[in-house]
Molecule: transfer RNA
Organism: Trichonephila clavata
RNA sequence: GUCCCUGUAGCGCAGUGGAUAGCGCGUUGGACUUCUAAUCCAAAGGUCGUGGGUUUAAAUCUCACAUGAGAUU
Numbered sequence: 001g002u003c004c005c006u007g008u009a010g011c012g013c014a015g016u017g018g019a020u021a022g023c024g025c026g027u028u029g030g031a032c033u034u035c036u037a038a039u040c041c042a043a044a045g046g047u048c049g050u051g052g053g054u055u056u057a058a059a060u061c062u063c064a065c066a067u068g069a070g071a072u073u
Base pairs, nucleotide, nucleotide: 001072002071003070005068010025011024012023013022018056027043028042029041030040031039049065050064051063052062053061
């Protein structure tokens, strides 16, 4: 240089065009308990890497860029 892959909550991940963006763990509050743990209930936490394009509608399709990892010369 060329090619391929990755990115979504604090962490690990799901979501293949129809929408309120979810699951597990974690965090916080409450219930229960003599206290803790466990269990149960609830809540907070996301500019979906960045910027364009397509579309009535984009996390999803597409282009470029940057990041990380790999293959090859």